[in-house]
Molecule: transfer RNA
Organism: Microcaldota archaeon
């Protein structure tokens, strides 16, 4: 330099192909119930689409550019 895959709560991940519900799930965190205490269990809550531009009534999703990570080729 070229190609491929990926970037979504503090962490891990689904959703993208086929645009439209309040962006889902698990762990962690906070509060509550329960308990002699703790743990376990149950309930509730907080928190996210890598950046910019474009298309569109509407973009995590489509298009273009950039950045970062991994793998392969040279």
């Nucleotide at each position: 330099g070229c190609g491929c895959a990926g970037g979504u709560a503090g962490u891990g991940u689904a959703g993208c192909c086929u645009g439209g519900u309040u962006a889902g799930c698990a762990c962690c965190a906070a509060g509550g119930c329960c308990u002699g205490u703790g743990g376990a269990g149950c309930c509730u809550u907080u928190g996210a689409c890598c950046c910019g531009a474009g298309u569109u009534c509407a973009a995590a999703u489509c298009u273009c550019g950039g950045c970062c990570u991994g793998c392969g080729c040279c």